[in-house]
RNA sequence: GCCAGGGUAGCUCAGUGGUAGAGCACACGGCUGAAAACCGUGGUGUCGAGAGUUCGAUUCUCUCCCCUGGCA
Numbered sequence: 001g002c003c004a005g006g007g008u009a010g011c012u013c014a015g016u017g018g019u020a021g022a023g024c025a026c027a028c029g030g031c032u033g034a035a036a037a038c039c040g041u042g043g044u045g046u047c048g049a050g051a052g053u054u055c056g057a058u059u060c061u062c063u064c065c066c067c068u069g070g071c072a
Base pairs, nucleotide, nucleotide: 001071002070003069004068005067006066007065010024011023012022013021018055026042027041028040029039030038048064049063050062051061052060
């Protein structure tokens, strides 16, 4: 340099046009003498950046950045 895959919550990942979710973690409350476990409540997010298409974009198109693998 070329090709492919990926970038979404603190972490691991879903979501492939119509108000962004799960598990773990975290915070608060309950339980306990206290703590863990358990139960309840809470999403904490410019969906890597910008532009385009569309009534509407995490999703489709283009450019750029970053990560992984392959080829040279």